This is a predicted structure of a 75-nucleotide RNA (transfer RNA) from Candidatus Handelsmanbacteria bacterium RIFCSPLOWO2_12_FULL_64_10. Its Rfam family is "tRNA". By type it is a transfer RNA.
RNA sequence: GGGCCCGUAGCUCAGCGGCAGAGCGGUCGCCUUAUAAGCGACAUGUGGAAGGUUCGACUCCUUCCGGGCCUACCC
Numbered sequence: 001g002g003g004c005c006c007g008u009a010g011c012u013c014a015g016c017g018g019c020a021g022a023g024c025g026g027u028c029g030c031c032u033u034a035u036a037a038g039c040g041a042c043a044u045g046u047g048g049a050a051g052g053u054u055c056g057a058c059u060c061c062u063u064c065c066g067g068g069c070c071u072a073c074c075c
Base pairs, nucleotide, nucleotide: 001071002070003069004068005067006066007065010024011023012022013021018055026042027041028040029039030038048064049063050062051061052060
């Protein structure tokens, strides 16, 4: 230099054009003498950035940023 993949809640990830979710974690409550476990409720997102396409974009296209993998060349 070339190619591919990833970036979504505090963490791990799902969702592939029509209201952004799950598990874990957090807070509060129930239970318990108390703690843990269990049960219930609640809160939490610039969807990496900027453009484009579209009636409508996390989702499709382009560029850039960050991370990972493969590969070529030079030394």